Background:
This is a predicted structure of a 358-nucleotide part of an RNA (small-subunit ribosomal RNA, central domain) from a Patescibacteria group bacterium.

[in-house]
Context: one part of a larger RNA
RNA sequence: UUGGGCGUAAAGCGUCCGCAGGCGCCCGCACAAGUUUUCCGUGAAAUCUUCAGGCUCAACCUGAAGGUCGCGGGGAAAACUAGGUGGGUAGAGGUCGGGAGAGGGGAAUGGAAUCGCCGGUGUAGGAGUAAAAUCCGUUUAUAUCGGCGAGAACGCCAAAGGCGAAAGCAGUUCCCUGGAACGGUCCUGACGCUCAGGGACGAAAGCGUGGGGAGCGAAUGGGAUUAGAUACCCCAGUAGUCCACGCUGUAAACGAUGGGUACUGGACAUUGGAAGUGUCGACCCUUCCAGUGUCGUUGCACGUAAGCUAACGCAUUAAGUACCCCGCCUGGGGAGUACGGUCGCAAGACUAAAACUC
Numbered sequence: 001u002u003g004g005g006c007g008u009a010a011a012g013c014g015u016c017c018g019c020a021g022g023c024g025c026c027c028g029c030a031c032a033a034g035u036u037u038u039c040c041g042u043g044a045a046a047u048c049u050u051c052a053g054g055c056u057c058a059a060c061c062u063g064a065a066g067g068u069c070g071c072g073g074g075g076a077a078a079a080c081u082a083g084g085u086g087g088g089u090a091g092a093g094g095u096c097g098g099g100a101g102a103g104g105g106g107a108a109u110g111g112a113a114u115c116g117c118c119g120g121u122g123u124a125g126g127a128g129u130a131a132a133a134u135c136c137g138u139u140u141a142u143a144u145c146g147g148c149g150a151g152a153a154c155g156c157c158a159a160a161g162g163c164g165a166a167a168g169c170a171g172u173u174c175c176c177u178g179g180a181a182c183g184g185u186c187c188u189g190a191c192g193c194u195c196a197g198g199g200a201c202g203a204a205a206g207c208g209u210g211g212g213g214a215g216c217g218a219a220u221g222g223g224a225u226u227a228g229a230u231a232c233c234c235c236a237g238u239a240g241u242c243c244a245c246g247c248u249g250u251a252a253a254c255g256a257u258g259g260g261u262a263c264u265g266g267a268c269a270u271u272g273g274a275a276g277u278g279u280c281g282a283c284c285c286u287u288c289c290a291g292u293g294u295c296g297u298u299g300c301a302c303g304u305a306a307g308c309u310a311a312c313g314c315a316u317u318a319a320g321u322a323c324c325c326c327g328c329c330u331g332g333g334g335a336g337u338a339c340g341g342u343c344g345c346a347a348g349a350c351u352a353a354a355a356c357u358c
Stems, first nucleotide, its partner, number of pairs: 004329003007312002012326001014201004021194003025088005033081002035077009048066007091191001092188003095184003103177007110154001114150008125136002162169002206247006215241002220236004258325006265304001266295011307314002331358003340351004
């Protein structure tokens, strides 16, 4: 390996792009490398198998036949695979059209709230908690009105809603820009799928340089609680959170479910597009395509069907039925550690054991 698996038991790379590689649509023609078949040669002997014989049997020995598995050469077949050639359009791509969207980047701008400062009114409290205290306040706080300023986040709309490869994306406007869906005819003509290595992107925290700093807030200080309280609660509060550029490259990066294609009952809801019907028009209704979800409860019918699963559950968004390609798993601990290597400013990341032990 023949012959297992990866939603939750060990196991899907965080995501995508993509070279090599693997796999790959329909029809025709020729070819015959793979493939199938046949013949010849060869693969010493011993060994192996079968049969016969010899030592009293056996082991052992002798003889004959044989198999397996190859290699070389000749002939034949042409379904499949490969390579060649010609054609096709269902895959894939392009083109045109009107729409949807928090997709990305940049700039500008708005209101509510918070905080600070200035001024008015006003006076003894305020804040906080289970209760308190630290704390703020007669140098006039809290409250309230007006003005100015700052930073950060965008209420309602808002939804099981939308978009994006994932991470993720939400005030408004403009500029630049990516992708997808639908509909139409035409164009290219397999240009496809996957992808070791490689490359790009990649929440939060963290790091470097420079800015910014309202609120929040690791660390830290104080007040409480407590036997103690390096906590939970309270008052403060630095880094950080924000911006620009660069690094880091991790996560329960989760649907704990890799990607592609095809097939296999339905019902309901919803988003986008199209067609039909209808109408003055729109809505409604019906159908098709693409996406996002649910199949629960009360009294009944669907407790979704088949199928799968150890069960839970999954069930056209499959964990069903198949094929193609990649990644990964192989008892627990030691350990995602040591060592080595690569990367990083560092923190560390990636790759990755063994002794020993149960």
Rfam family: Bacterial small subunit ribosomal RNA. Gene Ontology terms of the family: ribosome and structural constituent of ribosome.